[in-house]
RNA sequence: GCGGCAGUGGUGUAGUGGUAUCACAUGGCCUUGCCAAGGCCAUAACCCGGGUUCGAGUCCCGGCUGCCGCA
Repeated sequence: GCGGCAGUGGUGUAGUGGUAUCACAUGGCCUUGCCAAGGCCAUAACCCGGGUUCGAGUCCCGGCUGCCGCA
């Protein structure tokens, strides 16, 4: 330099163009004599810029970062 794959709450992850999923973690409440465990609720995310579309995490273009391969 060229090609492929990936990037989503603090962490790990799901996501056929139509309300962003689940778990852990965190906070509150319940339960218990206390702790742990358990239950309920809440907080918090689409790598960046542009395009297509009524509507983009998803499709297209460019970039950044990481991994793999080729040279």

Model confidence (mean pLDDT): 83 of 100.
Predicted 3D model of a 71-nucleotide RNA (transfer RNA) from a Methanobacteriota archaeon.
It matches the Rfam family "tRNA". By type it is a transfer RNA.
The RNAcentral record of the sequence draws on ENA and Rfam.
Taxonomically the source falls in Methanobacteriota (Archaea, Methanobacteriati).